[in-house]
RNA sequence: CCGCCAGUAACUCAGGAGGAUAGAGUGCCGGUCUGCUAAACUGGAAGUCACGGGUUCAAGUCCCGUCUGGCGGG
Numbered sequence: 001c002c003g004c005c006a007g008u009a010a011c012u013c014a015g016g017a018g019g020a021u022a023g024a025g026u027g028c029c030g031g032u033c034u035g036c037u038a039a040a041c042u043g044g045a046a047g048u049c050a051c052g053g054g055u056u057c058a059a060g061u062c063c064c065g066u067c068u069g070g071c072g073g074g
Base pairs, nucleotide, nucleotide: 001073002072003071004070005069006068007067010026011025012024013023019057028044029043030042031041032040050066051065052064053063054062
């Protein structure tokens, strides 16, 4: 320098033939239970969907660029 993959909650990841309020597990906060923890059950908070543009009535999803990480090639 070139190519491919990934970037979504604090963490690990779904969602990738555009339309619905953006989800799960773990963690965090509260409640029940317990003598107290843990476990179990239950409620809740938490997201500019990496960043900037474009297309569209409508974008996490499609297109372009940038950045970061990984893999491969030279």
Notes:
Predicted 3D model of a 74-nucleotide RNA (transfer RNA) from a Dehalococcoidales bacterium. Rfam family: tRNA. By type it is a transfer RNA. The sequence is in RNAcentral, with records from ENA. Taxonomically the source falls in Dehalococcoidales (Bacteria, Bacillati, Chloroflexota, Dehalococcoidia). The prediction has a mean pLDDT of 84.